[in-house]
This is a predicted structure of a 360-nucleotide RNA (Bacterial RNase P class A) from Segetibacter sp. 3557_3. Its mean pLDDT, the model's own confidence on a scale to 100, is 75. Taxonomically the source falls in Segetibacter (Bacteria, Pseudomonadati, Bacteroidota, Chitinophagaceae). The sequence was found by an Rfam model in a public genome assembly. Rfam family: Bacterial RNase P class A. It is annotated as a ribozyme.
RNA sequence: GUCAUAAGCCGAACCAUCGCCUCGUGUAAACGUGGAGGAAAGUCCGGACAGCGCAGGGCAAUCCACCGGUGAAUAGCCGGGUCCUUCAGCAAUGGGGGAACAGACAGUGCCACAGAAAAUUACUGCAGGUGUAUUCGAAAGGAAAACCUGUAAAGGUGAAAACGUGGGGUAAGAGCCCACGGCCGGUAUUGGUAACACUACCGGCGGGUAAACCUUGGAUGCUGAAAUGCCAUGUAUAGGAUCGCUUGAGGGCUGCCCGCCCGAUGGUCCAGGGUAGGCAGAAACAGGUGCGACAGUAAUGUCCAUCGCAGAUAAAUGAUGGUUUAGAAACAAAAUCCGGCUUACGAGUUUAUGACGCAU
Numbered sequence: 001g002u003c004a005u006a007a008g009c010c011g012a013a014c015c016a017u018c019g020c021c022u023c024g025u026g027u028a029a030a031c032g033u034g035g036a037g038g039a040a041a042g043u044c045c046g047g048a049c050a051g052c053g054c055a056g057g058g059c060a061a062u063c064c065a066c067c068g069g070u071g072a073a074u075a076g077c078c079g080g081g082u083c084c085u086u087c088a089g090c091a092a093u094g095g096g097g098g099a100a101c102a103g104a105c106a107g108u109g110c111c112a113c114a115g116a117a118a119a120u121u122a123c124u125g126c127a128g129g130u131g132u133a134u135u136c137g138a139a140a141g142g143a144a145a146a147c148c149u150g151u152a153a154a155g156g157u158g159a160a161a162a163c164g165u166g167g168g169g170u171a172a173g174a175g176c177c178c179a180c181g182g183c184c185g186g187u188a189u190u191g192g193u194a195a196c197a198c199u200a201c202c203g204g205c206g207g208g209u210a211a212a213c214c215u216u217g218g219a220u221g222c223u224g225a226a227a228u229g230c231c232a233u234g235u236a237u238a239g240g241a242u243c244g245c246u247u248g249a250g251g252g253c254u255g256c257c258c259g260c261c262c263g264a265u266g267g268u269c270c271a272g273g274g275u276a277g278g279c280a281g282a283a284a285c286a287g288g289u290g291c292g293a294c295a296g297u298a299a300u301g302u303c304c305a306u307c308g309c310a311g312a313u314a315a316a317u318g319a320u321g322g323u324u325u326a327g328a329a330a331c332a333a334a335a336u337c338c339g340g341c342u343u344a345c346g347a348g349u350u351u352a353u354g355a356c357g358c359a360u
Stems, first nucleotide, its partner, number of pairs: 001356009010346001012324007020035002023032003037331001041342002044340005049224004056258004061220005066080005081101001082099007102215002107213002109209003123155002125151006136141001163181006182205007190197002228280004237271001239270005250262004285308001287307004292303004
C1' cells in the first nucleotide's frame, strides 16, 4: 500500500430556477417559516393512549426462571457470578465468544448402532468345587469337555460400562480397608449487597437428557386509530317470521364451570328505505440537541442552556444545475405515537485482526 473479516460513525449541507403540501400574514395578488429513515422495513417484544369490564371462586391456557443495577416496561441494556468453549503462554494467568443459567434425591419416559449388558449386567476372562482316564507319568498324581458357586480388578464394544491413582487385603477380586485426589450434598468461620468464593469438618459415589412429559416459584382482562368521541343531513321500520316480557329472550364478567350483574314500545332473522358529509383523535412530550457540568466501573440519572424539527386522507415532502466535504453511492419511503430487537445496504471513514506485496 492492496484485499478480506469484525465492531462503530455517517449515510448529507449550501445556493439558484421551476413545481407540490402544512401553517402564518394579507381584501386579493403575493410573501415568509417548515417539509420522509437509520433502518421509516418486519409486525417480533414491551408500552403510552382510547373503549368495554372490574364479583368473585375453581379449573385450564400462555409466558418467565443465576445475582445486582438501570428503565414507563413483563422489552431491552450494563456490571458481576457459575459453567462451557477458543486463542496466547512451560505454567500461573490473561484476551475473545456462548448459555433456553430453578429442579434429575417427587414420579414417568428416552439414550440409535455396536456391545453380554445402558439399571443393574457377565462375552473373553480370573478363582474355588465337582468331574473323568481309553491320554501323560516309574509312582504320587495331573488335565480337557461339561456342571455349580464367587468375581467385576485385566481385555473387548461404545459418546458414555458403576469415580481416579497407589498400597493393603483376598481363593481370585471389589471403597472391602488406608492415603492422596475428583464430583455431589450439608454445616461452620471469613470475604462479598447478593449470586458466589477460599478454608475446615461431616455424609455420600454410575451417567446424560426437562430445547421430553413433569415438579417448584412467579406473572398474565380483551380489543386496536377503519380504536374511539362529537356535530350535521336524511328517511320508512310502513312490512313478514320467530323467541320473550321478572317463572327472564338476550347480553356482560370469562377460555370453560359455578356464581354474580344488566335487561323489556325488547332481541334475532328475512325483506326494504336513507346516509357515505364535517370536526377531533393527529403529534409539547417516558421529546430533541450540547466534543456542557456533576454522580456512577458502566448502562443510566440529575442540573444548566437551547430548540419546537412533516401531519397527508387516496394520500404532498420533487426535478435540474453548481459548490463544499473524506464521501454523497447503496438499501429503501411517514399514516396514532414511543422504547427495543431482528433483517437489508456501503460512496466514505475510524479501530482491531489476518493474508499478500513493496521499501528500509